A computed fold for a 1434-nucleotide RNA from an uncultured Clostridiaceae bacterium, annotated as small-subunit ribosomal RNA.
Model confidence (mean pLDDT): 84 of 100.
Its Rfam family is "Bacterial small subunit ribosomal RNA". Its Rfam clan is "SSU clan".
[in-house]
């Protein structure tokens, strides 16, 4: 953007078209073809005259009107329909010298004279009916002779011209033949014969005209002659006879579809679709056949005959044919009235009025399509109501509406009233169109709102409903689903469906491609074809130019015009790109002659090589064999085994057999079409290449079929067989191991000779030819330069790398093109299915070539990017690993977790990065869990209304308590006395409350990677772009520190560095802290400010110096200084981001959920349960120790008022009484512990302490569940821990005790603290993290990835299948209707001959050929179905 459409929801009007796309399915009912009385005879009706009389009958004329029936013309037209036809059936253009043609037009010419029948009708028959049978009568423009007759045919013949052949015209002689119709109103009009014309039709021929090659060979009247028939004519049209021809890869034959065009639609156009309506041709009329009549049919509304069907029957026989117009059934998604008129326009008969015309002309219905118009203008903010929606302010909805003030289109009433007709006539029609009234008064929907694509909220739903054209959307906040609001769109329509074309350059004439995306044949060699080198000549086939003729109208277009515009319609131009014919033109192309040599090819010299074949030879090696030496292993692997071997291997040495294969040379180096070709020598034998000149003179290129050759594995057949070796067997490997390893092996490999004929047959890159910067290897030739060689320059052919323009999605490709361009071939149009299936050809097979489809998916596919990842690489760091040195896992206990138990054992946390975590402290509390009692505006906030009351405070009684009851004390503040106002109760409203979900809605905080060295950004540059450069590279470093280099140049944000402690020093200040003086029991007093400390403020460490080293750099070593040396040592600090990491239980929160409970209150229980597994820790196993004892020393850091708590007293002891002192450099806690001395003497112990009695203390309302301490007593596993694992690099590990926080009491935890104080690092192969580069990648929820294949279950479609059911086209034979033809002395027979018999001609019937259906047959083809199966899709 289009439709003859349909469907869904809506619906006011008019005009103009348009309307069974399926059943060519079957049809009731009506009509659609008649008309002429001026062809004919009759007959009926009326009227008028007249006659006969029975007075109302009958009869004759006349007129007039109907007419069944003889004639005549007409019925072959006009209307429908799209079955068949792939054809001379259409389009287009020629041809008929092979032809007809009524009716019409002209012209010439004629219309004498008889004859004889047969319907009507009249009788008699038959039959239900249709109809039909017999006598008998009669007319014609009905039949038939005969006369006349040529410009007609036929035949002889005589001429004269013309043509492509065959031949035709004309002109003249002769013989033969053949006509007629009349009517009438006297005007005509009809008849015969013959010529032209004019129409129509016939027939013939270039040329075009769908799809299959899985359809390649068809054909017997087939193809051609003679000769006959036959037609209008030509012709195998048909016959006899001869010949053996014709189509066919330029696609015959066969199969499937199809009416064909003018045209429609769409498209920029070239094309593509299509063939309703209108117009031109064909074909058909229920299915097949047949011919008759005719000017014309092989005849829609004619006829015969078969077949089917339907109807009537009285069962004997008859009738019909809507694909004409209504209209009926039926099918379908679907298509209309049994309508009016011959007014108009055309037909038909007619002299003519007129008849008739379902051609047509109108009207009815149908939004089925175009057109055009209305459903109201204007003004109107209080921005009404109502709706939606809100951040509650508002915002839309909206000038929209109400009002107000106006208009009449439509439609509705009501009046006039056409053109259409040139006299008369008007279905449509009281119809267009006019005028009037009168009311905004009756007229709007549909579709859509994520992107494409104009147009968003809200609700509801919650991967459900559902939606969807493609992408996609719904899993609780959906602009995508439903439903409202709003908003876009188009509108009497708007969406959906289904075709067709665009877009799609997505079959590519115009106008694509083939290294890697789909695609170069495996190579070559040559048939057709297709393309083709210079010059002259001619021809004129393409080719170009003009004339001529066609190209039907319509329709498209322009420019006029008429309906009120527009659709619609009418006039005119040009167009119609086409084909024929005919003139010129001669560049190109083609043809022909004749040349020419550059393209080719031949001769000649050389020159280089694993080309190919055959034949022979040689060495080294490997395996057997024989034989010597000579022992116990060999052999083989990652490590073994299997295997061989004392019967003598294995090694070594000689000898000997066989078969393969051909070290080195040796080379991105030869040669060859490709496949391939490798020892040496002959012999045959192909190509190539270079140089010169002489020779043919386009002989050339490509190549569909066709032929050849074509790696390996394979097949046959005979050899041959040493190694190596699919099967195969053992041996290991492993969970398993039909593998990898290992030891054997048989096919094969190897030779003849056949055969398959595919490979990543690859350069994933047809073959030729010519052109287009260079550099630099390397094999073969030439030439110059040189006396020569090397060398150098320069050409030719091969090979190979870089690389320019150029191409290219990018890679890349680049004279060896994938550049510019030319011919020819081959092939390629999503993926799968599937190189399959059927078929055909080839093959012994195995397969091999050719090659669909259903069906399925929205991708698949290419190059490049960034990331991630790898049992890829390189480089680099870390207690990563090595190397220490202590430990865990083993034992008991503690404590956490899992399971389990339970009424509950409250939640959470989950590999590292949960698990002595959250919890720096569960006996009640806490607490949230569970079990029972209680409350319901609440235990807690705010505010409203009502009523009481200060608040409060203490007592008593029930109760387990919460909780109720009474009792007493108490009487707030202010006022204008009414009250207000704080607080407390009581009621009731709004609310509160929730440790109730969701951490996958979420702030916030936090953990990991990781204190790892990284992230990143502007500008600018390269890329078609994702992106890249910086940020990579050389070195360095802890470190993207720092330096050099660099198309980069500069910056953020980590990283250093500032901060805080600690190690040295000064310098200030001196108490409660120090003491060199003195002085005392004591820093106890005094005096000092020197030291230590203390807490402020400074210095001081920068690779700063020196050396070496390095690139003159950065930077490293190493040294001296110096407390401290190379970020001195610790610590705060954690970029950019991963894990939907972790937490709604700290806390905040959106959404849900609960409100006499999922909320709040008490008691009690439970969070402490135990068959068990895990983890973190303390104690331990003992001598580096335990136990005593001695006492005398050495810290640091921290606490302390509800507190620390001295000395003093009591107790064995926890621990009591007691209360100086101290808010603390001043007073407590406070005693440090390892140390050192004695014993023990290796043992379950003088080891270790669990367990468990007893008996005390502390806390604290309460230690039963369930607390910590002491004293006595009891004395359990357990002797250094399997497999596994952890931390640690120096003041570190390990070991020692101290102090704190939580806390009423409770610490083996967990934060601090100091004391003693090691060992070890060759090193970076490995394991684990990590970081930087670079490689692969089919991954990007990123290897925890992706992803194949069997199998299991469902479903779809395809194959194959004993078969089966059917269709369709031949054929081959049987039967043979109806008719044409032909043959007939069997019947019958007006016209004409004949006196007559009879004869010509006719007709019936018989025969015969041809001849539809119909019947048999056997293949072909094609579909349906089918147990069973096989493979594919989802």
């Nucleotide at each position: 953007g289009a439709u003859g459409a349909a469907c869904g929801c809506u619906g006011g009007c008019g005009g103009c078209g348009c309307g069974c796309c399926u059943a060519a399915c079957a049809c009731a009912u009506g009509c659609a073809a008649g008309u002429c009385g001026a062809a004919c005879g009759g007959a009926a009706a009326u009227a008028u005259g007249g006659g006969g009389c029975u007075u109302g009958c009958u009869c004759c004329a006349u007129a007039u009107u109907u007419u069944a029936g003889u004639g005549g013309c007409g019925a072959a037209c006009g209307g429908g329909u799209g079955a068949g036809u792939a054809a001379c059936g259409c389009g287009u253009g020629a041809g008929c010298a092979a032809u007809c043609c009524g009716g019409c037009u002209c012209u010439c010419g004629g219309c004498g004279g008889g004859g004889g029948a047969c319907a009507a009708c009249g009788g008699a028959g038959g039959g239900a009916a249709a109809c039909u049978u017999u006598c008998g009568c009669u007319a014609a423009u009905a039949c038939c002779g005969c006369g006349u007759a040529a410009c007609a045919u036929u035949u002889c013949u005589u001429u004269a011209c013309c043509g492509c052949a065959u031949g035709g015209u004309g002109a003249g002689g002769a013989a033969a033949u053949c006509a007629a119709a009349g009517a009438u109103u006297u005007a005509u009009c009809a008849c015969c014969g013959a010529g032209a014309g004019a129409u129509g039709a016939g027939c013939u021929c270039g040329c075009g005209u769908c799809c299959g090659a899985u359809u390649a060979g068809g054909c017997a009247g087939u193809u051609g002659g003679c000769g006959g028939g036959g037609u209008a004519a030509c012709g195998g049209c048909c016959c006899a006879c001869c010949a053996a021809a014709c189509c066919g890869a330029c696609g015959a034959u066969c199969g499937g579809u199809a009416g064909c065009c003018g045209g429609a639609c769409u498209g920029a156009g070239a094309g593509g679709u299509u063939g309703a309506a209108c117009g031109g041709c064909c074909a058909c009329a229920u299915u097949g056949g047949g011919a008759c009549u005719g000017a014309g049919a092989u005849a829609c509304g004619g006829c015969c005959c078969a077949g089917a069907c339907u109807c009537c029957u009285a069962c004997g026989g008859g009738a019909g044919g809507c694909a004409g117009c209504a209209g009926u059934g039926g099918g379908g998604g679907a298509u209309a009235u049994u309508g009016c008129a011959c007014a108009a326009u055309g037909g038909a008969g007619g002299a003519a009025a007129c008849u008739c015309u379902g051609a047509u002309g109108c009207a009815g219905c149908g939004a089925c399509g175009c057109c055009g118009c209305g459903u109201g203008a204007g003004g109107g903010a209080a921005g009404a109501a109502g709706g939606u929606u809100u951040u509650c302010g508002g915002a839309u909805u909206g000038u929209a509406a109400a009002c107000c003030u106006c208009u009449g289109u439509c439609a509705g009433c009501g009046g006039g009233g056409a053109a259409g007709a040139a006299a008369a006539u008007g279905a449509c029609g009281g119809u267009a169109c006019c005028c009037g009234c009168g009311a905004a008064g009756g007229a709007a929907g549909c579709c859509a709102c994520g992107g494409c694509u104009a147009a968003c909220u809200a609700c509801g739903u919650g991967c459900c409903a559902g939606c969807a054209g493609c992408c996609g959307c719904g899993g609780u906040a959906a602009u995508a689903c439903g439903u409202a609001g709003g908003u876009g769109g188009c509108a009497a329509g708007c969406g959906u469906u289904a075709u067709c074309c665009g877009g799609a350059a997505u079959u590519a004439c115009u106008g694509g491609g083939u290294g890697u995306a789909a695609a170069g044949g495996g190579a070559g060699u040559g048939u057709a074809g297709g393309c083709g080198g210079g010059g002259u000549a001619a021809c004129a086939a393409g080719u170009c130019a003009g004339a001529a003729g066609u190209g039907a109208a319509a329709u498209g277009u322009c420019g006029g015009g008429g309906c009120u515009c527009a659709a619609c319609c009418c006039c005119g131009g040009a167009a119609c790109u086409g084909c024929u014919u005919u003139u010129g033109a001669a560049a190109c192309u083609g043809u022909u002659a004749c040349u020419c040599u550059u393209g080719a090819g031949u001769a000649a010299a050389g020159c280089a090589g694993g080309g190919g074949c055959a034949a022979g030879c040689g060495g080294a090696a490997u395996u057997c064999c024989c034989g010597g030496u000579g022992u116990a292993g060999c052999g083989g692997u990652g490590g073994a085994a299997u295997g061989c071997g004392u019967a003598g291997a294995u090694a070594u040495c000689g000898g000997g057999a066989g078969g393969a294969a051909u070290a080195c040379c040796g080379g991105u180096g030869g040669c060859g079409a490709a496949a391939g070709c490798g020892g040496c020598u002959u012999g045959c034998u192909g190509g190539g290449c270079u140089u010169u000149u002489a020779c043919u003179g386009a002989c050339g290129c490509u190549g569909a079929g066709g032929c050849u050759c074509g790696a390996a594995a394979g097949c046959g057949u005979g050899g041959g067989g040493a190694g190596c070796a699919a099967a195969c067997a053992g041996g290991a490997u492993u969970a398993g191991a039909u593998a990898c390893c290992c030891u054997g092996g048989u096919a094969g490999u190897c030779c003849a000779c056949g055969c398959u004929g595919u490979a990543a047959a690859c350069g994933a890159u047809g073959a030729u030819u010519a052109c287009u910067a260079g550099g630099u290897g390397u094999g073969g030739g030439g030439a110059g330069g040189u006396a020569a060689c090397c060398c150098c320059u320069u050409u030719c052919c091969g090979u190979g790398c870089c690389g320019a323009a150029g191409c290219a999605a990018a890679c890349g490709c680049g004279a060896u093109a994938a550049g510019u361009a030319a011919u020819c071939c081959a092939c390629c149009u999503g993926g799968g299915g599937a190189g399959u299936a059927c078929g055909a050809c080839c093959g012994c097979a195995a397969g091999g070539u050719u090659g669909a489809a259903a069906c399925u998916c929205a991708a698949a596919g290419g190059a490049a990017u960034u990331g991630a990842c790898g049992g890829g690489g390189g480089c680099c760091c870390g207690c990563a690993c090595a190397a220490g040195c202590a430990g865990u896992g083993g034992a008991g206990u503690a404590u956490g977790u899992g399971g389990u138990u339970u009424a509950a054992u409250u939640c959470g946390a989950a590999g590292c990065a949960a698990c002595g975590c959250g919890a720096a402290g569960a006996a009640c509390c806490u607490u949230a869990c569970c079990g029972g009692g209680g409350c319901u505006u609440g235990a807690c906030a705010u505010g409203g209304c009502a009523c009481u009351g200060a608040a409060u405070a203490a007592g008593c009684a029930a109760g387990a308590g919460a909780u109720u009851g009474c009792u007493u004390a108490g009487u707030c503040c202010u006022u204008u006395c009414g009250g207000g106002g704080a607080c407390a109760g009581u009621g009731u409203c709004a609310c509160a409350g929730g440790u109730g979900g969701u951490g996958c809605a979420u702030g916030g905080u936090u953990g990991u990677c990781g204190u790892c060295a990284g992230c990143u950004c502007g500008u600018g540059u390269c890329g078609u772009g994702a992106g890249a450069u910086g940020u990579u590279g050389g070195g360095u470093u802890a470190a993207g520190u720092c330096c050099c280099g660099c198309a980069a140049c500069g910056a953020g944000c980590g990283c250093a560095a500032c901060c805080c402690u600690u190690a040295u020093c000064c310098u200030u200040a001196g108490u409660u802290g120090c003491u060199a003086c003195a002085u005392u029991u004591a820093g106890u007093u005094g005096a000092g400010a020197a030291c230590u400390c203390u807490a402020a403020g400074g210095a001081g460490a920068c690779u700063g110096c020196c050396g070496u080293u390095g690139a003159c750099a950065a930077a490293a070593c190493g040294g001296a200084g110096g407390a401290a040396g190379g970020u001195g040592g610790g610590g705060a600090u954690g970029a950019g981001g991963u894990c939907a990491a972790a937490u709604c239980a700290u806390c905040a929160u959106g959404c849900c959920c609960u409100u006499u409970a999922u909320g709040u209150c008490c008691c009690g229980g439970g969070c402490u349960a135990c068959a068990c597994a895990c983890g973190u820790a303390c104690u331990a196993c003992a001598a580096u120790g335990g136990c005593g004892u001695u006492u005398a020393a050495c810290a640091a850091a921290c606490c302390g008022a509800a507190g620390c708590a001295a000395g003093a007293c009591c107790g064995c002891g926890a621990g009591g009484u007691g209360g100086a002192g101290c808010g603390a450099a001043c007073c407590g806690g406070a005693a440090a512990a390892a140390a050192a001395c004695g014993u023990c003497c290796c043992a379950g112990u003088u080891c270790a302490g669990a367990u468990u009695g007893c008996a005390g203390g502390c806390u604290g309302c309460a230690a039963c569940u369930c607390g910590c301490c002491u004293g006595u007593a009891u004395g359990a596993a357990g002797u250094u821990g399997g497999a596994a694992u952890u931390g640690c690099u120096a003041g570190u590990a390990a070991u020692c005790g101290u102090a704190g926080g939580u806390c009423a009491g409770c610490a083996u935890a967990c934060u601090a603290c100091g004391g003693u104080g090691a060992a070890u690092a060759c090193g970076u192969u490995c394991c684990c993290g990590g970081g930087c580069c670079u490689u692969g990648u089919a991954c990007a929820c990123a290897c925890c990835g992706c992803c194949c294949g069997u199998c299991a279950a469902a479903c779809c479609a395809u194959g194959a299948g004993a078969g089966u059911c059917g269709g369709c086209a031949a054929c081959a034979c049987c039967c043979g209707a109806a008719g044409c033809c032909g043959u007939u002395a069997g019947c019958c027979u007006a016209a004409c001959c004949g006196u007559a018999a009879g004869g010509a001609g006719g007709g019936c019937g018989a025969c015969g050929u041809c001849g539809a259906a119909g019947g048999u047959g056997g293949g072909g083809u094609u579909g349906g179905u089918g147990a069973u199966u096989a493979g594919g899709g989802u």